[in-house]
Context: one part of a larger RNA
RNA sequence: AUCUCUUUAAGGAACUAGGAAAAAUAGUCCCAUAACUUUAGGAGAAGGGGUACCUCUUCACCUCAUAAAGGGGGUCGUAGUGACCAGGAUCGGGCGACUGUUUACCAAAAACAUAGGUCUCCGCAAAGUUGUAAGACCAUGUAUGAGGGCUGACGCCUACCCAGUGUCGAAAGGUCAAGGAAGUUGGUGACCUGAUGAUAGGAGAGCUGGUGACCGAAUCCCCAGUGAACGAAGGUCGUAACUAUAAUGGUCCUAAGGUAGGAACAUUCCUUCUCGGGUAAGUUCCGACCCGCACGAAAGGCGUAAUAAUCUGGGCACUAUCUCAGAGAGAGUCUUA
Numbered sequence: 001a002u003c004u005c006u007u008u009a010a011g012g013a014a015c016u017a018g019g020a021a022a023a024a025u026a027g028u029c030c031c032a033u034a035a036c037u038u039u040a041g042g043a044g045a046a047g048g049g050g051u052a053c054c055u056c057u058u059c060a061c062c063u064c065a066u067a068a069a070g071g072g073g074g075u076c077g078u079a080g081u082g083a084c085c086a087g088g089a090u091c092g093g094g095c096g097a098c099u100g101u102u103u104a105c106c107a108a109a110a111a112c113a114u115a116g117g118u119c120u121c122c123g124c125a126a127a128g129u130u131g132u133a134a135g136a137c138c139a140u141g142u143a144u145g146a147g148g149g150c151u152g153a154c155g156c157c158u159a160c161c162c163a164g165u166g167u168c169g170a171a172a173g174g175u176c177a178a179g180g181a182a183g184u185u186g187g188u189g190a191c192c193u194g195a196u197g198a199u200a201g202g203a204g205a206g207c208u209g210g211u212g213a214c215c216g217a218a219u220c221c222c223c224a225g226u227g228a229a230c231g232a233a234g235g236u237c238g239u240a241a242c243u244a245u246a247a248u249g250g251u252c253c254u255a256a257g258g259u260a261g262g263a264a265c266a267u268u269c270c271u272u273c274u275c276g277g278g279u280a281a282g283u284u285c286c287g288a289c290c291c292g293c294a295c296g297a298a299a300g301g302c303g304u305a306a307u308a309a310u311c312u313g314g315g316c317a318c319u320a321u322c323u324c325a326g327a328g329a330g331a332g333u334c335u336u337a
Stems, first nucleotide, its partner, number of pairs: 002331007010323002014321001019318001027051005036041001038153001052075007076080001088316001090314005096307001100112002116151005122145001128137003154303004161231001164230002166226002169223001173221002179215002183211006191202003234252005261295001274288004
């Protein structure tokens, strides 16, 4: 010097990204205990007092005895849960309701799950999943069941748009495949004539191609419904008796032009917005404002008691975190003798 500890005058967070670390609190008994609240909680809230030992003593119930508790007096210490063991507490805000789960070995969370809500599919040889198949799971279940999607306790709510995409429905019309097929057309060609052979002509059955009116399902077009389906939710120009602003008016476009609620928010670039509070001084925090670059209603909106090794701000207690260092103990190295 490093590491692990002990202790410290005065101050007490001035340290620091941040009270991270340390200190402080602590057992048990008595008293006392707020806002808020889903009436269960909050709560060990907070806060205050007692605590050792000796001696005397007390009562109901009970068959009796003990234990426990209470009362009076006294003794000692700085200190009586005398060591060990053994909650710091409080006031706001965000987020997730809660208990729970998770990245075995850098993340425990606001992520996942959850009860609850809602939509949708499925009548049992179910839908769905898996397998080429047989089959298997679902399920030795049967719609108060099973599968899938979204949301996420509870409270108040969940507004507008069906033009596009999806999905469901309807079947009149248009479109349309394989296949069938009247007709038409090509090849071949039994057969006939030329007395026979060679060659030529005729005939058109059969076989085999091309084309093909017409018949022909779903789909698609067309029509209608549907948003807790995918999604979407505007510009521009004026206008009031100071000014400013615009309840109001014109115009263009659209399927319809963002309602309630909340808002510089886990969302706000400009931005440390502006105002108020807290501080001597506050880019954070709290309360408002609304000019929303770019909130918004189950990819839920806004509240909310309880809850958390969650995130964030303030003050109390406490302290070597610091002003600013000092002293001491131990461990293992190293150096020297």